[in-house]
Context: one part of a larger RNA
RNA sequence: UGACGGGGGCCCGCACAAGCGGUGGAGCAUGUGGUUUAAUUCGACCACGCGAAGAGCCUUACCUGGGUUAAAUCUGUAGGGAAAGUAUGGAGACAUGCUUGUGCUCUGAGCAAUCAGAGAACCUACAAGAAGGUGCUGCAUGGCUGUCGUCAGCUCGUGUCGUGAGAUGUUGGGUUAAGUCCCGCAACGAGCGCAACCCCUAUCUCUAAUUGCCAACAGAUAAAGCUGGGAACAUUAGAGAGACUGCCGGUGUAAAUCGGAGGAAGGUGGGGAUGACGUCAAGUCCUCAUGGCCCUUACGUCCAGGGCUACACACGUGCUACAAUGGUAGGUACAAAGGGCAGCGAACCUGUGAAGGUAAGCGAAUCCCAAAAAACCUAUCUCAGUUCGGAUUAGAGUCUGCAACUCGACUCUAUGAAGGCGGAAUCGCUAGUAAUCGUGGAUCAGCAUGCCACGGUGAAUACGUUCCCGGGCCUUGUACA
Numbered sequence: 001u002g003a004c005g006g007g008g009g010c011c012c013g014c015a016c017a018a019g020c021g022g023u024g025g026a027g028c029a030u031g032u033g034g035u036u037u038a039a040u041u042c043g044a045c046c047a048c049g050c051g052a053a054g055a056g057c058c059u060u061a062c063c064u065g066g067g068u069u070a071a072a073u074c075u076g077u078a079g080g081g082a083a084a085g086u087a088u089g090g091a092g093a094c095a096u097g098c099u100u101g102u103g104c105u106c107u108g109a110g111c112a113a114u115c116a117g118a119g120a121a122c123c124u125a126c127a128a129g130a131a132g133g134u135g136c137u138g139c140a141u142g143g144c145u146g147u148c149g150u151c152a153g154c155u156c157g158u159g160u161c162g163u164g165a166g167a168u169g170u171u172g173g174g175u176u177a178a179g180u181c182c183c184g185c186a187a188c189g190a191g192c193g194c195a196a197c198c199c200c201u202a203u204c205u206c207u208a209a210u211u212g213c214c215a216a217c218a219g220a221u222a223a224a225g226c227u228g229g230g231a232a233c234a235u236u237a238g239a240g241a242g243a244c245u246g247c248c249g250g251u252g253u254a255a256a257u258c259g260g261a262g263g264a265a266g267g268u269g270g271g272g273a274u275g276a277c278g279u280c281a282a283g284u285c286c287u288c289a290u291g292g293c294c295c296u297u298a299c300g301u302c303c304a305g306g307g308c309u310a311c312a313c314a315c316g317u318g319c320u321a322c323a324a325u326g327g328u329a330g331g332u333a334c335a336a337a338g339g340g341c342a343g344c345g346a347a348c349c350u351g352u353g354a355a356g357g358u359a360a361g362c363g364a365a366u367c368c369c370a371a372a373a374a375a376c377c378u379a380u381c382u383c384a385g386u387u388c389g390g391a392u393u394a395g396a397g398u399c400u401g402c403a404a405c406u407c408g409a410c411u412c413u414a415u416g417a418a419g420g421c422g423g424a425a426u427c428g429c430u431a432g433u434a435a436u437c438g439u440g441g442a443u444c445a446g447c448a449u450g451c452c453a454c455g456g457u458g459a460a461u462a463c464g465u466u467c468c469c470g471g472g473c474c475u476u477g478u479a480c481a
Stems, first nucleotide, its partner, number of pairs: 001481002003478003007475007015465002019429005026320008034311002042051002062306007074129001075127006083100007104119006132295002135293003141289002143284003146280001148278001153192006159168003172183003198272004203241007213230002217228003244266001247260005322422001326381007338369003343362002348357003388419001393414007435457007
């Protein structure tokens, strides 16, 4: 100087407390461990709906079996028939044949059909190099990322003090979300952080007016901005205004703080992006790059099938429930944000349905996905393992796709399991939040209870800081570094 203390003081955080809803019990989904397996590829353990924004083949790295020695690329030489179709053998990779027939660019000839030559591209053979590895080492590395933590800290120059390590500044008194600011002070200044500058959102003004809008006028309809038209309103999207403790009062030397006014908004208005010096030899050699080591008829590479989907069990994260604040049936409303041409697909017809047939419109403020759902109204069920709950199983189907057996999603009929609100323990959340209700998107042929986003309805509680956890500052002890 640090670090540590079941030392002290001060302060903060959904840290506790006060509340609301869960997890832990059930079924299922998903990840992990374990076990099993020819293989259940690998990594992560401050991991575990994580890498993976989507394992039937592919992906794929794993296993079994069958091939290959060179695949891809570059250079040179030689040859050719560019490309397509098809037959046989084979699981396929591949091998051996057959048929059609001269495409593209340029030049020449020709009225044209077409003909000739050259080139690019492609195929084959040879030669030379060379490759290739998701093999090992994240404890050799770059880059990227997590974490403490959006915590308020981390430092430097000059000066001063100390033999020196170092100290001072950065401590003290206040204040703040903040090393934020003020006052004081052997310090005076400065940098990286904080804050602000950026984006979204809440109010208003101006400009603009189609595909959006419809107040006034006219027309028309079963109805409808449907039409003429309009530029008010809404909306869209560009430019501005607006909030600064600016004003008033109390307290205070000040910084500031408490209350008030006006205001759409008040003291950081709400949210996002933004992550200091560093810590953990944290994570990643399987994104990529890369040193070293290793393999080179194989640890490379191609193919078929299988596996990553196994199942006495244990754990994490979720979904659905256990019902009447509910279930079922019928009716009536109200969003936002997205996506769409190898696409979204209306209307109509068929089907109980998933869907199919036909097909309008739309590269979209125009058309489509699209029905929002909780909500409200009416009826019924009457407390039951039930008209709760939907697992499981059987049968019949639909769709995607070469192909749904291992191993897809969905539909219909039948079946109708556990489950009576969950022990010890434990998690999230302070406001348009929790809870609850639907909607869209990425990935994607197909597949979502996950992820990312969107809106609808919309609470309770916070006395307080004694205690638990984590953190910041000062101080103290130490045989620790």
Molecule: small-subunit ribosomal RNA, 3' major domain
Organism: metagenome